[in-house]
RNA sequence: AACGAACGCUGGCAGCGUGGUUUAGGCAUGCAAGUCGAACGAAUUGGCUUAUCGCAAAUCGCAAAUCGCAAAUUGUAGAAAUACGAUAAGCGAGGGGCGAUAAGCGAUUUGCCAAUGAGUGGCAAAAGGGUGAGUAACGCGUGGGCAAUCUGCCCCCAAAUUGGGGAUAACUCCGAGAAAUCGGGGCUAAUACCGAAUAAUCUCCUCCGCCCAUAUGGGUGAAGGAUGAAAGAUGGCUUAAGCCCCGGCGCAAGCCGGGGGUGCUAUCGUUUGGGGAGGAGCCCGCGUCCUAUUAGCUUGUUGGUGAGGUAACGGCUCACCAAGGCUGUGAUGGGUAGCUGGUCUGAGAGGAUGGUCGGCCACACUGGGACUGAGACACUGCCCAGACUCCUACGGGAGGCUGCAGUCGAGAAUCUUUCGCAAUGCCCUAACGGGUGACGAAGCGACGCUGCGUGAGCGAUGAAGGCCUUCGGGUUGUAAAGCUCUGUCACAGGGGAAGAAAGCCCAGCCCUUUAAUAAAGGACCGGGCUUGACGGUACCCUGGGAGGAAGCCACGGCUAACCCCGUGCCAGCAGCCGCGGUAAUACGGGGGUGGCAAGCGUUGUUCGGAUUUACUGGGCGUAAAGGGCGUGUAGGCGGUUAUGUAAGCUCCGAUUGAAAUCCUCUGGCUCAACCAGAGAAUUGGUCGGAGAACUGUAUGACUUGAGCGCAGAAGGGGAGAGCGGAAUUCCCGGUGUAAGGGUGAAAUCUGUAGAUAUCGGGAGGAACACCAGUGGCGAAGGCGGCUCUCUGGUCUGAUGCUGACGCUGAGGCGCGAAAGCCAGGGGAGCAAACGGGAUUAGAUACCCCGGUAGUCCUGGCCCUAAACGAUGGACACUAGGUGUCGGCUCGAAAGAGUCUGUGCCGUCGCUAACGCAUUAAGUGUCCCGCCUGGGGAGUACGGUCGCAAGGCUGAAACUCAAAGGAAUUGACGGGGGCCCGCACAAGCGGUGGAGCAUGUGGUUUAAUUCGAUGCUACGCGAAGAACCUUACCAGGGCUUGACAUGCUGGGAGUAGAACCCCGAAAAGGGAACCACCCGUAUCCAGUCGGGAGCCAGCACAGGUGCUGCAUGGCUGUCGUCAGCUCGUGUCGUGAGAUGUCGGGUUAAGUCCUACAACGAGCGCAACCCUUGUUCUUAGUUGCCACUUCGCCUUUGGCGAAAGCACUCUAAGGAGACUGCCUGUUAUAAGCGGGAGGAAGGUGGGGAUGACGUCAAGUCAGUAUGGCCCUUAUGUCCUGGGCGACACACGUGCUACAAUGGUCUGCACAAAGGGCUGCAAAGCCGCAAGGCCAAGCCAAUCCCAAAAAACAGAUCUCAGUUCGGAUUGAAGGCUGAAACCCGCCUUCAUGAAGUCGGAAUCGCUAGUAAUCCUGGAUCAGCCAUGCCAGGGUGAAUACGUUCCCGGGCCUUGUACACACCGCCCGUCAAGCCACCUGAGUCGAAUGCACUCGAAGUCCCCGAAGUAAUCGGGGCCGAAGGUGUGUUUGGUAAGGGGGACU
Repeated sequence: AACGAACGCUGGCAGCGUGGUUUAGGCAUGCAAGUCGAACGAAUUGGCUUAUCGCAAAUCGCAAAUCGCAAAUUGUAGAAAUACGAUAAGCGAGGGGCGAUAAGCGAUUUGCCAAUGAGUGGCAAAAGGGUGAGUAACGCGUGGGCAAUCUGCCCCCAAAUUGGGGAUAACUCCGAGAAAUCGGGGCUAAUACCGAAUAAUCUCCUCCGCCCAUAUGGGUGAAGGAUGAAAGAUGGCUUAAGCCCCGGCGCAAGCCGGGGGUGCUAUCGUUUGGGGAGGAGCCCGCGUCCUAUUAGCUUGUUGGUGAGGUAACGGCUCACCAAGGCUGUGAUGGGUAGCUGGUCUGAGAGGAUGGUCGGCCACACUGGGACUGAGACACUGCCCAGACUCCUACGGGAGGCUGCAGUCGAGAAUCUUUCGCAAUGCCCUAACGGGUGACGAAGCGACGCUGCGUGAGCGAUGAAGGCCUUCGGGUUGUAAAGCUCUGUCACAGGGGAAGAAAGCCCAGCCCUUUAAUAAAGGACCGGGCUUGACGGUACCCUGGGAGGAAGCCACGGCUAACCCCGUGCCAGCAGCCGCGGUAAUACGGGGGUGGCAAGCGUUGUUCGGAUUUACUGGGCGUAAAGGGCGUGUAGGCGGUUAUGUAAGCUCCGAUUGAAAUCCUCUGGCUCAACCAGAGAAUUGGUCGGAGAACUGUAUGACUUGAGCGCAGAAGGGGAGAGCGGAAUUCCCGGUGUAAGGGUGAAAUCUGUAGAUAUCGGGAGGAACACCAGUGGCGAAGGCGGCUCUCUGGUCUGAUGCUGACGCUGAGGCGCGAAAGCCAGGGGAGCAAACGGGAUUAGAUACCCCGGUAGUCCUGGCCCUAAACGAUGGACACUAGGUGUCGGCUCGAAAGAGUCUGUGCCGUCGCUAACGCAUUAAGUGUCCCGCCUGGGGAGUACGGUCGCAAGGCUGAAACUCAAAGGAAUUGACGGGGGCCCGCACAAGCGGUGGAGCAUGUGGUUUAAUUCGAUGCUACGCGAAGAACCUUACCAGGGCUUGACAUGCUGGGAGUAGAACCCCGAAAAGGGAACCACCCGUAUCCAGUCGGGAGCCAGCACAGGUGCUGCAUGGCUGUCGUCAGCUCGUGUCGUGAGAUGUCGGGUUAAGUCCUACAACGAGCGCAACCCUUGUUCUUAGUUGCCACUUCGCCUUUGGCGAAAGCACUCUAAGGAGACUGCCUGUUAUAAGCGGGAGGAAGGUGGGGAUGACGUCAAGUCAGUAUGGCCCUUAUGUCCUGGGCGACACACGUGCUACAAUGGUCUGCACAAAGGGCUGCAAAGCCGCAAGGCCAAGCCAAUCCCAAAAAACAGAUCUCAGUUCGGAUUGAAGGCUGAAACCCGCCUUCAUGAAGUCGGAAUCGCUAGUAAUCCUGGAUCAGCCAUGCCAGGGUGAAUACGUUCCCGGGCCUUGUACACACCGCCCGUCAAGCCACCUGAGUCGAAUGCACUCGAAGUCCCCGAAGUAAUCGGGGCCGAAGGUGUGUUUGGUAAGGGGGACU
C1' cells in the first nucleotide's frame, strides 16, 4: 500500500459497486423451459349459426268489472284572483275471459369462432444460470494446421415438392396394483410412420484428360454404370372453359347467391445439391507449481501390415509381425492446484494472487452406461449399481437447490422464501402473443469506493465550570453565552420526468410478385389507439426553524501529540526496544493535546522495505560457505586469419496479441466515484525481406596456446629385492656385592635362588643419531641408513616437428594420515584396555611399577581428520627490496643477469578490521564446488556403501533474539616484567584461656526506644540512662494544644497568686492579696481608647512517624595511593589512540632524555602549624649568674634590693638549597660517599584527601521534597524500662607474680582546669570525709601527691604476704530521691587464674613497651572508655620467594553487575514438541483371482416381414477374496531434545 474480510467501539444522508472464501455437507416450500390449434384427432366450456322437437310462464291482440286523472262547459260565492260543486268526450290503470306463436325458452343437431387442460406431432430443451470437486493435462495460454472433418435454425444460388399405403396415442371397455404405474380388447387423425415414382453438378465404381500442390493428394472437365428425396399449412383470385353441393327466382330454358374441389397465385414449411456465416471436433510448436529422502518407466507398450470403428486422422479397437518407445534438457512416482484476460504490490526486474466482470475447461448425490438428436454421453432426460432421505397395505415405489429465494449444520464470517417481463436478450409462433429467479429493479449489510452534512460571521468581563499551579496565574478558549445570518441533508406540502423504441388499426404513395388495381412482402410518410416493475422515484418549487445529525485511536522512542491523580513487579501494558517493586509523560482514570473522521482501531493475509536467493543486484583466509586430492565423460567456455552461410543478432514490413481493465484525451450523470466514445498500449507470437561487425556453422590457412623430438640437470617421488652399524630388551658365561629402580616425596616393583654395575658371546624385532636447512620431491595423504632393479613427474638450453590437438569438469573411476576391522605371520621397544602403588574429600586422571590388543610384514576392507595456506583450478596484467634450492649465460674472482621453485619485508590496490600484497585476499576472463540467523543437528526417518565400527546423502516439529567476526576501553588471571607499603620476613609486646568492665548478637520482656552490620558496625552516635535525659512500656490527664504567628469576639476584683482541700503526680477545687505599658483625664487599680497578658473561636501548631533507594550538608573507605583529565594537532570507517608510551630516575605522572605531538588543569611537592639550633626584641606573676643587704639549722638555705646574663615566656628573623667536594650515570635528571653543620637529602610530627568507587553512613544533630497522624503517631505527669540472662562475639582492665608483692625513705615532669568554682594551712575521723577558713577570676593562689625510678627492709616459688572477683557488716558523699540502678571508705571474706588451642593484632625510634598526670561531659557516677601531657625507654629489618593491599607496562579472555564474573555435564521435578515402538484403527492405490448390473457390439434360434423376443459371447461399474505399496490416527514401553 492492498483486501470477497472478520472482531471491538461508534454510526446522519445519497450515488455506484459488492456480499457463503468454511462442509462439491444435508435440504422443507415456491418458482427457475416451454411453445405452436396456421401439423393432427377427440373432449369440455362459451359465443354465433343450421335443422328438428317441446313449452305457453312471459309477450301480442280483443276486452268486461273496477279505479284514477281530466281539457272544456257549467253552478254557487266573491270586486277580482280564486274557492266549493255538477256533467263528462278523452286519457290512464286494471285485467277475469277469448285468440295467436313470428320472436323467445329448453333439448337434440349442422357448421364456425374462442378458450381450457391432456394426447399425437414439430421446434426448443446441448442455450441461459450455478460451482471449482476433479484435472500437472494439448486442460489452459499463444501461434499454426486439417490436402483427415461435421454443422439444426439463419443468408445466397439451383432444382424439386408426384402418387399411394398400413397403423397408433388420445378416447372407450375389461383387468392387475396401496400407490407409482402397467397389461389386454376396440375406434381414429396428421407436417407421425412406411413403400413406390422421378432427379442431379450428391456419393461410389470403371476409365480418359487439364490445372495445382510439401507426401498421402486437392480442384476441375467428359463418358458409362450403381445407389438415392419430400409434407403440407394458411391466405387471395377464380376472370375465359368445365365439375360437385345448397338456397332463391322462374312454367321452362336459364339466371342470381353461397360453399367445396380444381386452376392460377402469395407466404410459411418440406426435399436435394452447391456456397456463406457462425459453431463444433481433431492434430502440432512453444509456455505452464513443489519434490531425486521418487532413477529408472512401459506390453496396446513403440512401429508395421490388414481389418473394424468414427463426422474425421490415429493402437481408437482387433489379428498377425518386429522389439521397440520415454528418461539427468528430470521419464516414472508422490504432493498441491481449475487455466487465462487480469488483480495487488514494486522504481523496475520480479513476487503474490485468479473473488466480482469476460474467454476456455471440468462437474451436476457417488460410480458406470448408452439412447435421442445437427449438437449430449445431457444440472431441473433415460437405464444399472451404491450411499442417504421420504412414502408404503411390506409386495414395492419416489427423490437429487454446485438455478433464484429460503432452511439446518459446521464456522470468525457472507443478504429478501420481494416486484416485473416495462427495457435488453433467448425459446416457440405466420402473427397477436406466451414463457424466461437470464435480466431489469427494489430490499438487507458502513463490506468497499465516492460525494455531502452535522452550520456561518461577529463576539474578551478572556464568564461560569473542569484541569493544572511556582498560588502570581495558566489552560480549555472565540470555544460558550449573546447578536446578525444561511438553509445543503433530513421533515412537511405542491408540481413532476427521461428511460417507449416498438406493436396494433386506418389511410396514402412507391417497389417486388401476380393474370390481377386482389392477397402477400418490403421502404417511406400521415392519423388514431395502446404498453413503465422501478415510482409519485429522480428532479424542481414552497414552508418553518440552528433546529434532528461525531466518533474512534493515540500521546516513552521509532511516531505527530503532556500534565495531575490512583496503583505499588500488584492490577495491568506491549509491534520491537521495553514499562510497573511509593513521586509511572509506558498500567487505570481525569484534564489537555495530536491524528483520522461516518468512521476509527485490532486481527488475519499478500507484496514492499529485504542487495535477506543478489538476472537487474550478494558472497566463501578469520563472520555461514573451497569438494581431502587427482583423472576424466557429458556439458560450459575457447588463440590468429581468409572465404562462404545466415541459426543467434540488428533493422524493415505484414499479421496476430478478443472485449473489458490500466494510461491519455473528450463527453454524460450538479461534482466525484461510476459510465460512455476515441486513441494509445498490449514489453509477446508467427510469416516475409534486408544486413554481415560479433557468436555459431562449413571449408582452407597460421604458430604464439598445447604437445612431440634433441641435449643437459636436481631430488627423503613410487614399487620390489638385498645389505649395514648404533641403541633397547632377552638369553648364556665371567667379575662382583647389597642394594637397585622410581618420585615433589614415596610405594608397588627387581634383588642374597646374586640383581643393579661391568666384560665377553648370542638371539630377535623395530627404527634409521650426526648430515638436517622457513632445504628437496610429490596431486594430496605423505616421503629420510646404504646398494641394485623397475618406474612416474619436474626444470633448464637451443629450437627441428604437429598445427588449437586447449581450459574446466556434474555424475563416474582411482588415490587417500592415524585409529579401526578380517585372515595369516611377527612381536625388541613403546603402549589404549586392564592390574598394582601413590596423590586426593574422592581420583574410574595427571606421577610411578607392570601390561594385552595395537604399532611391524603380506593380502583384503574401512574412507575419515584443525585431510589447514582454515585460501578450488586455468590464463593474462599490475612498484620494488632482500635471502635461498636447481639449471643456463657473462665473469679470473667477487659478483651480475635470466628461468622454474621456495621464504621474509613492503608500494599501489583490496579488506569490516586483522591482514593480503607477482606464490594476491589486487585487476579481469572461463569452468566447477559450496553458503543464506543460532540451537534442535550433521541428529531422525528413508536410501545407499560397509564384516562391523560406521561413512555418504540429509530434514522437520519445537525453541531463542540473538549466535558470530575483527578491533577498542576497562576489569580479571593459581600470565609475564618492574616497583611500593609493619604486606611478609626479622624482632618486641599483646588478643584468643581466667575474673571483671563495656559494646553487640541472641533470647526474654508490658517495654527491654532507635540507628550503626566484612575490611570501612560492635568502650560506635552516647564528651556521663537513678528522676530529667527518653525517643520505649503501663496507668492517669489535655485538645488552638508544651511551643510560634495572625485574625475575630469577650474581658477588673480581671491576669497572677501566698496558703488550704483532693490526688501518685499532672490536673482539678477554693482563696487572702493584687496588677503592668501608652494615650485621655485634675487625681485615681477601677471609667474611656489601645497594647501586653487571660478566656472563647478560627486559621494553624506539633510529630525522635515512613522514605538516606527522592535530597542538601557532613562523614567513612580505597588512600596521602600517584594518579585523573582537557584544548589544539595527528592517526583510525569507528569505538578510540597519541599526549600519559620507551630509556633512566624519584616518596611522587618527581625530574631528565627521546618521541606526532605541543601545551594546560585537578592531584604530588612547596607555601601553613608544631618541634629541633640560633639571633634580635620584651622582662611580670617568670628567672637568680654576677653585685649588695638581712635571717637561719652556714660548702648551704630563705628573704629583699638590684639585674634580665641564663632558664622560660612569645613576637619577629636566620638556618638546609644536593648549595660545596668526589665518584658514577648518557656531559642529563639523579644516585653513592664526604666535608661543614643543631639539623642532610621530604630533618621529625601535624593540618591538607585529585577524578571517582561502594544507590557506603546519617530524614534520630540540623535543613528538606513527597507520604502519613490531627480528642492523636501531638502534649503533660507518676512509675517502670533502656541495667533482664541457658548463651555467642568484639574492645578493654586486672592478673597469674621475684625484672615481682608489701612496708619505709627519697628524687625528677609536662600539659591542663578553677566563682553554682579550685580550695591551702589548722583541727576531728583508721579512712572515705567533716568542721573552720587564708589565697586565687590565675606564668602570682589552689587542684597537686607525679608514678615508675632510686635506697633500704621483708616475703622465697606456694594458688602464696601472688591475684583480687564475690559476699557480709559498718560508714561517707552527691542528690527531692541511690530498691530496681551511683561512687567512695574501713573491717572481714579471698573465686577463677600458674602465661593461654586453632587462629589473630599493633609497632621501625624518643617508636614499641612501661609509668604516672590532666581535661571534656558532669549534682553524682558505673571512666578500666575517649582526648591530651610528660617520665623511663628497647629489639629488629638478611631480603622481596611467598600471604595481603596498591601503582606502571605487556599478554590472554567466551568477563563488562566486570572472577564474589561467566559457565559445562549428570542427577531431581514440572512442562512442550519430536523419533521409535509389541500392536491396533482407518484412507489411497497396484497386482492376481472371483462375481458380473445396465449397456454398446457380435453370434445363434425349430421367434420373426421388420422392430422385437428367447438364448449365448467379449468388454464391463460397484462388490468379494488374497497379497503388496504408500500415507494418516492412536498406543504400554523406550530414546534423545527444548524450556523452567